Large-subunit ribosomal RNA, domain IV from Candidatus Blochmanniella vafra, 377 nucleotides, folded computationally. The prediction has a mean pLDDT of 87. Taxonomically the source falls in Candidatus Blochmanniella (Bacteria, Pseudomonadati, Enterobacterales, ant endosymbionts).
Context: one part of a larger RNA
RNA sequence: CUCGGGUGAAGGAACUAGGCAAAAUGGUGCCGUAACUUUGGGAGAAGGCACGCUAAUAUGUAGGUGAAAGAAUAUAUUUAAUUAUAUACUUCUGGAGCUGAAGUUAGUCGAAGAUACCAGCUAGCUGCAACUGUUUAUUAAAAACACAGCACUGUGCAAACACGAAAGUGGAAGUAUACGGUGUGACGCCUGCCCGGUGCCGGAAGGUUAAUUGAGGGGGUUAUUUUUUUGAUAAAAGAAAAGAAGCUCUUGAUCGAAGCCUCGGUAAACGGCGGCCGUAACUAUAACGGUCCUAAGGUAGCGAAAUUCCUUGUCGGGUAAGUUCCGACCUGCACGAAUGGCGUAAUGAUGGCUAGACUGUCUCCACCCGAGACUCA
Numbered sequence: 001c002u003c004g005g006g007u008g009a010a011g012g013a014a015c016u017a018g019g020c021a022a023a024a025u026g027g028u029g030c031c032g033u034a035a036c037u038u039u040g041g042g043a044g045a046a047g048g049c050a051c052g053c054u055a056a057u058a059u060g061u062a063g064g065u066g067a068a069a070g071a072a073u074a075u076a077u078u079u080a081a082u083u084a085u086a087u088a089c090u091u092c093u094g095g096a097g098c099u100g101a102a103g104u105u106a107g108u109c110g111a112a113g114a115u116a117c118c119a120g121c122u123a124g125c126u127g128c129a130a131c132u133g134u135u136u137a138u139u140a141a142a143a144a145c146a147c148a149g150c151a152c153u154g155u156g157c158a159a160a161c162a163c164g165a166a167a168g169u170g171g172a173a174g175u176a177u178a179c180g181g182u183g184u185g186a187c188g189c190c191u192g193c194c195c196g197g198u199g200c201c202g203g204a205a206g207g208u209u210a211a212u213u214g215a216g217g218g219g220g221u222u223a224u225u226u227u228u229u230u231g232a233u234a235a236a237a238g239a240a241a242a243g244a245a246g247c248u249c250u251u252g253a254u255c256g257a258a259g260c261c262u263c264g265g266u267a268a269a270c271g272g273c274g275g276c277c278g279u280a281a282c283u284a285u286a287a288c289g290g291u292c293c294u295a296a297g298g299u300a301g302c303g304a305a306a307u308u309c310c311u312u313g314u315c316g317g318g319u320a321a322g323u324u325c326c327g328a329c330c331u332g333c334a335c336g337a338a339u340g341g342c343g344u345a346a347u348g349a350u351g352g353c354u355a356g357a358c359u360g361u362c363u364c365c366a367c368c369c370g371a372g373a374c375u376c377a
Base pairs, nucleotide, nucleotide: 001372002371003370004369005368006367007366008365010363011362014361019358027051028050029049030048031047036041038186052108053107054106055105056104057103063099064098065097069093070092071091072090073088074087075086076085077084109113121356122355123354124353125352126351127350128348129347133145134144149184150183151182152181153180154179155178161170162169163168187343188342189341190340192273193272194271197270198269199266200265201264202263203262206261207260208259216251217250218249219248220247221246224242225241226240227239228238229237230236274292275291276290277289278288301335302332313329314328315327316326317325
């Protein structure tokens, strides 16, 4: 020096990112117990008192258990007779034996009697999440996930949906008080406006439209015809023009569903929820007015917030002193209503702040007991 323990004057968080670590609290009985509250809780709230051993009360008490014995009743047998006998897991009296607190009084020992081990620290304000639960096996346990509850939506059963080339299976040996999907997340009070965009649902009149259908047209080819050249007028041969059918290349009238266009609905569907200017008898401010734009211009509630840049905003509280904390204000850079808003008792190895108790965390370190390292042998 490292590790594990112990003690400490005075102070007592001045340490530190932060009381991290340590100290302290701690048991049983009795007394007593606030705000708030969903009346269950909060609560072991908080805060107090008692505690060993011996004796007496009481040669073992209160209480518990309950034998012997006695009586009654019922039944059976029996007798002159409720006379006698027997039986009963029946009822009453009885109180032996066994067991056995708690308290009170008196005494007694120690510094100390829940004597060791064991064995809650407590309180106040506030954020978040209702709660118990779940999670990154091996740096994150949380405010994340889940949750009961709420809402929307799909699904009529050979269900929707999912797995699977298929057979089939799950859903479900269920049947809309059921099952699937999505969002929100107990409870309380609530959940405003916008359907223009995107989506979804519905309508079927019109427009557009695929494969399909192939009317009509155009081109190529040429049986044939005509003209013409050579030839002798014929035959034969060559050239040019017109050109049916067929074949072929191409064009494409017509027929034609869903979709899209179109017309409505729908926001606990995805989402969205404004500028500028003027105005009141001090000033300031603007209930009020004007104007532009929009689908509609943010309602209730909350607000420097897990959201506030400027910012350590301003005011108040707490401190001698407070970028944090608590209460307000509102100028919301850039809160806001199931992407839920605002509250909320209880709960939390949850975040922030404060107080008491307590302490070697510190002022400021010292010593002791062990195990190592180290040095020497």